[in-house]
């Protein structure tokens, strides 16, 4: 310099106006509302709602079994995870690296399509090889081979080698043999066993066995390990008007409240002013307004209708839950690393028909296009996206920009 592998930032900056939420302090006033200053105001994914959990409620599912779903190499970490780390193994890459549905196939079902003889009892179409009989044989011809051999049927033997397949009941190689064959041997692989290192997955070595037992468990299944259910619209709590429910009143020119509003009457242009009743307490006795009905006729009686008055559920609406938390940054120490302990320091949205926006100017990064091109001028123009109880992860989406480490390879010294 190319061309690659891994890991972390970052996601326009300043500044003027004008505006939005929330809180705070001050001031106003109809007391729940405006002024007006101070501060605070989305993200690295806020997203997908796919995993785990902290809260709330039903609930008692709680230890066992049974169903059902989840999770599967080891080890550590964590609140806990399917999530991260460190390691084994397997596969790819020269490499730096990366990827992994990676527990069990001698615990049992079941499948293995087509092709091929055969697909897990096992079997044999081509060749190969013996032994029997036969006489030419292959080829459309030319023409080839053949007589010491060859071919053809027939009957065994074989499983090297062709040939089908994703896969063929071990692989090479050598001896064996009528040809073969773990039929013998030496190595690789494989079962059992054993020693050594390692927490441990595993990995080396050493003896035995001629060698069985193919794949698929992302088909059922076995193991082991985990899980009651819905969720902030969750769950409390105050509560207007109308319908609907219970109850209780209806006497008195009584007193007293109610004149703050509301309503009705007077008088006044008006500001207001005076007055009544509703409607609350007390206080009296003759125990109660209006219609039915029975009746000893006010009778502590029954049912109703109408007006008032209370109470309870409770929708709309409001408050709480709501944001101080498994919080952020720095430092230190433990640790290969995730992460964990300790100190300092920080206050950082909380909206609900949903606030965090708009518009100007200076620059920046980036595209296109002129020209009097080391430069300047015009024009377009900020990725993906926008909190909703919170927290921890994963996966998805991302224009451009920078920063570290490592690798091949070519150059130059």
């Nucleotide at each position: 310099g190319c061309a690659g592998a891994a890991g972390g930032c970052u996601g326009g900056a300043c500044g003027g106006c004008c505006g939005c939420g929330c809180u705070g302090a001050a001031g106003g006033c109809u007391u729940g509302c405006c002024u007006u200053c101070c501060g605070c105001g989305a993200g690295g994914a806020a997203a997908g709602u796919c995993c785990g959990g902290a809260c709330u409620c039903c609930c008692u599912a709680a230890a066992g079994c049974a169903a059902c779903g989840g999770u599967g190499c080891c080890g550590g970490g964590u609140a806990a995870c399917g999530c991260c780390c460190g390691g084994g193994c397997a596969g790819g890459g020269c490499a730096a690296c990366c990827u992994g549905a990676c527990g069990g196939a001698u615990a049992g079902c079941g499948c293995c399509a087509c092709a091929g003889a055969a697909a897990u009892g096992a079997a044999a179409c081509c060749g190969c090889c013996g032994c029997g009989c036969c006489c030419c044989c292959g080829g459309c011809a030319a023409c080839g081979g053949a007589u010491c051999a060859g071919g053809g049927c027939g009957c065994g033997g074989u499983a090297a080698g062709g040939g089908u397949g994703a896969a063929a009941c071990g692989g090479u190689g050598g001896g064996g043999u009528a040809a073969g064959a773990g039929c013998c041997c030496a190595c690789c692989g494989c079962g059992c066993c054993u020693c050594u290192g390692g927490c441990a997955a595993c990995a080396g070595g050493g003896g035995c066995g001629g060698c069985a037992c193919g794949g698929c468990a992302a088909g059922c299944c076995c193991c082991a390990c985990c899980g009651g259910g819905a969720g902030c619209a969750a769950u409390g709590c105050c509560a207007a008007a109308u319908a609907g429910g219970g109850c209780c009143c209806c006497c008195g020119c009584g007193c007293g409240g109610g004149c703050a509003g509301g309503u009705c009457c007077c008088g006044g242009c008006a500001a207001c002013g005076g007055g009544a009743a509703a409607c609350c307490g007390c206080c009296g006795c003759u125990a109660g307004g209006c219609a039915u009905g029975c009746u000893u006729u006010a009778g502590c009686c029954a049912a109703g209708a109408g007006g008032g008055g209370c109470c309870g559920g409770g929708u709309u609406g409001g408050c709480a839950g709501c944001u101080a938390g498994a919080g952020g940054u720095g430092c230190g120490c433990a640790g290969c690393a995730a992460u964990g302990c300790g100190c300092a320091u920080c206050g950082c949205a909380g909206a609900u028909g949903a606030a965090u926006g708009g518009u100007c100017g200076u620059c920046c990064a980036u595209g296109g296009g002129g020209c009097u091109c080391u430069g300047c001028c015009c024009c377009g123009g900020g990725a993906c996206a926008g909190a909703a109880u919170c927290c921890g992860g994963c996966u998805u989406a991302c224009a451009g920009g920078c920063c570290u480490u490592c690798u091949g390879c070519g150059c130059a010294a």